[in-house]
Molecule: small-subunit ribosomal RNA
Organism: Pseudomonadota bacterium
RNA sequence: AAACUGGAGAGUUUGAUCCUGGCUCAGAACAAACGCUGGCGGCGUGCCUAACACAUGCAAGUCGUACGAGAAAGGGUCCUUCGGGACCUGAGUAAAGUGGCGCACGGGUGAGUAACGCGUGGAUAAUCUGCCCCUCAGUUUGGAAUAACUCAUCGAAAGGUGGGCUAAUACCGAAUAAUGCUGUGAGACUUUGGUCGAUCAGUCAAAGAGAGCCUCUGCUUGCAAGCCCUCGCUGAAGGAUGAGUCCGCGUACCAUUAGCUUGUUGGUGGGGUAAUGGCCUACCAAGGCGACGAUGGUUAGCUGGUCUGAGAGGAUGAUCAGCCACACUGGAACUGAGACACGGUCCAGACUCCUACGGGAGGCAGCAGUGAGGAAUCUUGCGCAAUGGGGGCAACCCUGACGCAGCAACGCCGCGUGAGUGAGGAAGGUCUUCGGAUCGUAAAGCUCAGUCAGUUGGGAAGAACCACCUGAGGGUUAAUACCCCUUGGGCUUGACGGUACCAACAGAGGAAGCACCGGCUAACUCCGUGCCAGCAGCCGCGGUAAUACGGGGGGUGCAAGCGUUGUUCGGAAUUAUUGGGCGUAAAGAGCGUGUAGGCGGCAUUAUAAGUCAGAUGUGAAAGCCCUUGGCUUAACCAAGGAAGUGCAUGCAAUACUAUUACCCUAGAGUUACCUAGGGGUAGACGGAACAUAUGGAGUAGGAGUGAAAUCCGUUGAUACCAUAUGGAACACCAAAGGCGAAGGCAGUCUACUGGGGGUUAACUGACGCUAAGAGACGAAAGCGUGGGGAGCAAAACGGAUUAGAUACCCGUGUAGUCCACGCUGUAAACAAUGCCUGCUGGAUACCUGUCCCGACUAAAUCGGGAUGGGUGUCGAAGCUAACGCGUUAAGCAGGCCGCCUGGGAAGUACGGUCGCAAGAUUAAAACUCAAAGGAAUUGGCGGGGACCCGCACAAGCGGUGGAGCAUGUGGUUUAAUAGGAUGAUAACCCAAGAACCUCACCCAGGUUUGACAUUCCGAUGCAAUUCCGCCGAAAGGCGGAACUCCUUCGAGGGUUCGGAACAGGUGUCGCAUGGCUGUCGUCAGCUCGAGUCGUGAGAUGUUCGGUUAAGUCCGUUAUCGAGCGCAACCCCUACUACUAGUUGUAUCACUCUAGUGGGACUGCCCGUGUAAACGGGAGGAAGGUGGGGAUGACGUCAAGUCAGCAUGGCCUUUAUGCCUGGGGCUACACACAUGCUACAAUGGCCAGUACAAAGGGUUGCAACCUCGCGAGGGGAAGCUAAUCUCAUCAAAGCUGGUCUCAGUUCGGAUUGAAGGCUGCAACUCGCCUUCAUGAAGUAGGAAUCGCUAGUAAUCGCCGGUCAGCUAUACGGCGGUGAAUACGUUCUCGGGUCUUGCACACACCGCCCGUCAAGUCAGCAAAGUUAGAACCAUCUAAAGACCCGAAUUUAGCAACGCAAGUUGCUUAUUGAAAGGUCUAAGUUGGGGCUAGUGAUGAGGAUUAAGUCGUAACAAGGUAGCGCUAGGGGAAUCUGGCGCUGGAUCACCUCCUUU
Repeated sequence: AAACUGGAGAGUUUGAUCCUGGCUCAGAACAAACGCUGGCGGCGUGCCUAACACAUGCAAGUCGUACGAGAAAGGGUCCUUCGGGACCUGAGUAAAGUGGCGCACGGGUGAGUAACGCGUGGAUAAUCUGCCCCUCAGUUUGGAAUAACUCAUCGAAAGGUGGGCUAAUACCGAAUAAUGCUGUGAGACUUUGGUCGAUCAGUCAAAGAGAGCCUCUGCUUGCAAGCCCUCGCUGAAGGAUGAGUCCGCGUACCAUUAGCUUGUUGGUGGGGUAAUGGCCUACCAAGGCGACGAUGGUUAGCUGGUCUGAGAGGAUGAUCAGCCACACUGGAACUGAGACACGGUCCAGACUCCUACGGGAGGCAGCAGUGAGGAAUCUUGCGCAAUGGGGGCAACCCUGACGCAGCAACGCCGCGUGAGUGAGGAAGGUCUUCGGAUCGUAAAGCUCAGUCAGUUGGGAAGAACCACCUGAGGGUUAAUACCCCUUGGGCUUGACGGUACCAACAGAGGAAGCACCGGCUAACUCCGUGCCAGCAGCCGCGGUAAUACGGGGGGUGCAAGCGUUGUUCGGAAUUAUUGGGCGUAAAGAGCGUGUAGGCGGCAUUAUAAGUCAGAUGUGAAAGCCCUUGGCUUAACCAAGGAAGUGCAUGCAAUACUAUUACCCUAGAGUUACCUAGGGGUAGACGGAACAUAUGGAGUAGGAGUGAAAUCCGUUGAUACCAUAUGGAACACCAAAGGCGAAGGCAGUCUACUGGGGGUUAACUGACGCUAAGAGACGAAAGCGUGGGGAGCAAAACGGAUUAGAUACCCGUGUAGUCCACGCUGUAAACAAUGCCUGCUGGAUACCUGUCCCGACUAAAUCGGGAUGGGUGUCGAAGCUAACGCGUUAAGCAGGCCGCCUGGGAAGUACGGUCGCAAGAUUAAAACUCAAAGGAAUUGGCGGGGACCCGCACAAGCGGUGGAGCAUGUGGUUUAAUAGGAUGAUAACCCAAGAACCUCACCCAGGUUUGACAUUCCGAUGCAAUUCCGCCGAAAGGCGGAACUCCUUCGAGGGUUCGGAACAGGUGUCGCAUGGCUGUCGUCAGCUCGAGUCGUGAGAUGUUCGGUUAAGUCCGUUAUCGAGCGCAACCCCUACUACUAGUUGUAUCACUCUAGUGGGACUGCCCGUGUAAACGGGAGGAAGGUGGGGAUGACGUCAAGUCAGCAUGGCCUUUAUGCCUGGGGCUACACACAUGCUACAAUGGCCAGUACAAAGGGUUGCAACCUCGCGAGGGGAAGCUAAUCUCAUCAAAGCUGGUCUCAGUUCGGAUUGAAGGCUGCAACUCGCCUUCAUGAAGUAGGAAUCGCUAGUAAUCGCCGGUCAGCUAUACGGCGGUGAAUACGUUCUCGGGUCUUGCACACACCGCCCGUCAAGUCAGCAAAGUUAGAACCAUCUAAAGACCCGAAUUUAGCAACGCAAGUUGCUUAUUGAAAGGUCUAAGUUGGGGCUAGUGAUGAGGAUUAAGUCGUAACAAGGUAGCGCUAGGGGAAUCUGGCGCUGGAUCACCUCCUUU
């Protein structure tokens, strides 16, 4: 000098957001275990489970300087009858015994214990203490036994019994003694309880042992009885150490444990103890404990500490240390200073062992070790060398305490597995966009140092003692001796261990793994697999391109370890003291009164309990922290310090709190006067309505509904009148209003009665606030008893509705609703907002007081101002997650109470309490999920609302659906009937044309570098090619012939053959894709920048008022602008001008052709309007986007297409490729879609006659002539097209004729015959012609489609594809040419705004309950089994106490010389029996806990089960709460209540102007 220093978050509810809230993760730790792996060393640690059972060995002995007695083997000497004997030695040794001390320490364990057990601080004036220290005093004198031993004897053994001998520091007397003890108690002190204590009286002790000496004493050389030393012994005082007891405070959970207690609480006497005390006993009193948690139950050794944490805390109590408890289980005492005793005793019990069956022995929770249990925890080691302990004078002995070693990566710490250099970036692996990248300076190679391990050699410290020898000093003494003490030197002692350490040697040589790589969380790719296998801490991965599974490569992290599992704390402010909440998320009790408790106005005084300052003691050591030091470092260890926030004591302060005393009046209360009111209770009275009854009058209906029916009515209803009776409820006033604690309270009057408010005086003097328990009140329904019963109406019955309808609707109708008395005690009992007090801007309205002023002013009334009390609305600040609250707070503060802690299970089970019952109240767990939830946002949706549009409806015209046929699809069939498209948005679609081809399908035949592309290698050095013959269905094969390329002569190109790369695939995935397309929809929308608002998602802009076809434009506006869409620009068309013109026209004009322009813009006028614009008009060919086309925003449908094309992955490669023949795509009971033709007279047929546009044509269109009835054939001009031609003629139309309403002169299907054309080929399977045949069909059910003007309808013409054609299709062209639109209620679709939502895969959504099936956990249950205690009864071991004979001792008396004997006793000792207490045990009892239990009820859960559709939108009957009844189920209905109900209307209020 220091001991101070330290606080991070993330994932997951949603389409997204904010909040609430749980779950999960990252950190640290461990007496751990498991998996994979494993080089060395140091220091630690190592049965957490069965306080389960234990074989074997060891763990407590020692002392001969307390005592008696005392071997043997062996050795030696001698003797010998050779069998042996004697003596000496071994040896005063071993072993045993008496005696002393120790065994109560040390070591183990944590079962019990919720307790003065532990911790902390005190008390002991209520105590003891062996060994040890100090002081004082003593250690005198006697006696009787007894073990060992010996003899006898019992027993299998263990062990015992009897007779006899003997010693002591063993035992027992006597003497003496004090400051001891007992009694006395002058006096002193004191905390007033007690303590100390003079004097006097009585009374209590002992043991010797060993050495030395001769000074004294005695015998007398020397010895001891003497002296002296050492060790002991005895009494006393004190100390130290250790122990006992008592007290304050602290010390787990459950109240679903609320009352417990009879020695219990206290007192007196006695007993007992070292000592206080009901500790025990007798008597007396009736107390004691408890909501500040008694009693009971469950769990647990406590602490220093340890782990974690910023801390406060939380968890824990291994190792080390302190205390306690226990020692097979239970009980008991003995001995002793100390025990009710781990390695002692007795008894009982269980278990194990021995036994001769009679009886005995044992206790590892000591160290090792064994078995068992378990996921799991070590050697039957060495040594007393050190430290410590016991005994001993000592040597020494003992010591599984301890010191060491062994085993185990179990933990912490340290070291190593090499270092430098080295790029052809080797080989190899992996990936690849095929270029390369990466493993990677990594390796190899070269150069090095040498730790650890290995070999060899050296080699400690730990050792100080004790003893002995020797020297010095001191004590003792007569003494220089002996002895004792201190000290120096010498000698001696090491388990670990030849260890640590040191040196040398050789050589990179022997030494790296584990987990992870989707996010959290550092680290990425390939292959395999294909909702499988598997992963997973949470979210979640896996269904053919998996960074999530498994493997490879690579990477990341840690490293002799790494992961997993388990546990604890943290994060978690997620129990909130520090540091949370309760309107809607979980959470304010339904509401008053009031007890305990908590909190409490103002002034002064006192005290000093709380509070605050410093001091003293304590807070063991170790540990944590700091500073040093020792092991090479560290871990580890040592020394000193700091800290230990606590407790106790004494002292000081007095502001605040508290207490005491005394004032005050502002809180609170009382009296007086005034005042509003559906406040309460009881009684009386009233009218309207209703029902019933009677009477009158009157006739056929009434009632009811969406529509009906049940029902009532001709026995007279309904409607009307009169009278009577009955019960319930009180229109208007009436309200936003009033009163009450809440529930709740309403006709009028009367009686009684509670509370509130105001004003002004006086009085009391903090009397107050809150309120656990407690107790009062408490809607509706419900219950009991007795009444009453008009209307209404659960249940019930009928009628409807419906798939059903246990409902909604209708008709009846009972409890009930009403009254009295009693019970119940719950509601969305709500403002979802506890009560009280204070403070903090306003605006406005109403109710109710008081004061002042004014209105003629007295009353009443009205107006204005001021001041109280109450009830609403809007709002500043502030608060809030937001919504919202906002002087009536959800703001700012204080006091008290209640309540919450994820969702479900569940407000349920069990238990308790209450209730007649229904039920209420209190109130869990197992299990299960990763969410459940609040507010707000954007969408979507609604059998919500407002506005608007569209051939959407309506108004019309014509169709489809019926027939026949054509075509497409489904289905079926088939060898194949190829594939795709499937509501709208597939179905005359792909396909603008399947006889072959197409072709992808089927059968059959062939072929394999291939029908086609590129490259390479080898061979052929033959052009390519063409022709012929044979086989064959063809493809093709075999054979033959002909022809003979270019060239710079190297070869090149080409062919053929063989080979290698590769080709090929209409194979698969449109859910891997590009591109293209459909649809919403030519709908008017979709967005962005900056700004602003909001915590945010988002909003604003884009809303609003108008207007438009339009987010078109205008106005307003916290918005200002912009983009993609709309419109316009483009094309065609209607009018016109100009230019040009062939093939048009005889020519010009004109028309036409094809090019350039013009023209139309709400420009002009009137009206309305701010404007935009709208209505009307003029002019004009055309008028309000003139008509038509092209043009399709952001996006939606994983829409369609891998088979048009392209393309990724996968699959195939003598086949899924390629070639060829034939077949099929054309089938046919049927269903659907799109069309054609019809059903006829607005028509058919015949004859005559008129007018287009737009297209095509050389592999073609073809005039014209000719043949044929015709399709067509044979010739053939012209035309590459305004020229020629298809094409003479358009058709409908018009004119004339005929048919005359029929299955027809309608209709043309079907079929027969004969022909034509195309083509290699018309059988399957083409078209056309002629003749003949002549089906259904007479206008089409439900339903449904198109169209708003040159449109529908109708008529024909052309084109593409194409050899031909199935074209009635598709794409175009023109001719003729209508009707209707009142309008937006409804249907469909769309747009904007708004509202509700439990939807977001977005209503084709979500979602509830029964039933059926599987699984799981708990509950009930007749019983049954076990356990822990309790009560009572019986029994009563050992032991203690009582009793107490013989005996012993003592005393007294007598006798005796004495030893002694005898008698007596208030004494002492004392066996058995007996008595009391009592462990274990027996029996009985009731409760408690746990296990099990047929069966029962409910719960949870489980991709695709059944029935319905209860909830979310007005969820299609608004929902929900309580209650009652009913029903397969969700639920339905009645009564009361709530808004957490949409919509519309009305009323009221507020804000703004």